[in-house]
RNA sequence: GGGUGGGGUAGAGGUGCGGGCAGGCAAUAGUACUCUCGAGGAGAAGCGGUUUGAUGAUGCGGGAAGAAAGGGCCGUCCGCCGAAGUCCUGCAGUAUACCGUAUCUGCUGGGCUGGGCCGGUAUUCGAACAGGUGCCGGACUGUCACACAGUUUUAACUGCUGUGUGGAGCGCUAUCACAUUG
Numbered sequence: 001g002g003g004u005g006g007g008g009u010a011g012a013g014g015u016g017c018g019g020g021c022a023g024g025c026a027a028u029a030g031u032a033c034u035c036u037c038g039a040g041g042a043g044a045a046g047c048g049g050u051u052u053g054a055u056g057a058u059g060c061g062g063g064a065a066g067a068a069a070g071g072g073c074c075g076u077c078c079g080c081c082g083a084a085g086u087c088c089u090g091c092a093g094u095a096u097a098c099c100g101u102a103u104c105u106g107c108u109g110g111g112c113u114g115g116g117c118c119g120g121u122a123u124u125c126g127a128a129c130a131g132g133u134g135c136c137g138g139a140c141u142g143u144c145a146c147a148c149a150g151u152u153u154u155a156a157c158u159g160c161u162g163u164g165u166g167g168a169g170c171g172c173u174a175u176c177a178c179a180u181u182g
Stems, first nucleotide, its partner, number of pairs: 002181004007176005014081001016080006023074003034064005043052002046101005084113005090107004095103001114141002117138008143167009
């Protein structure tokens, strides 16, 4: 000098991932809620109870007035590269007229998925033909291993390029100190 081991630090994949906003736009929607008129006649709500209903419910038709959240696109800012997504368990909280539960939000632990795109299919947290998510398929892409070919080289190793096959992020590249081999 090289190899190996665990540890620290810094990076790469690109139509890359996620979040915030008293921001803008479209849509939600002339919908929900409320009031009134008519017909009608017993239940209504995610589920159970409280509650409410013949002083007429839900639903239907006409009229008046009339939203919002989540989701999407644009802009901008921020955090990042298991970024993140999803499933399971446990805990906590908010919202729905109230309580509980379901749903929703967040966190710990564990499993799976390298990434984006296209197509099919299922599903709903959706108003949606937008979007999300699961599964299946397709090519593409990054990375490493192996094999072959070319190139660099006096030659070889190494490096680089290409092709093929395969694996997975608990990965890969670089670097630092320590330990160990020598």
Overview: Model confidence (mean pLDDT): 79 of 100. This is a predicted structure of a 182-nucleotide RNA (Lysine riboswitch aptamer) from Desulforadius tongensis. Of the family's consensus pairs, 98% are formed in the model.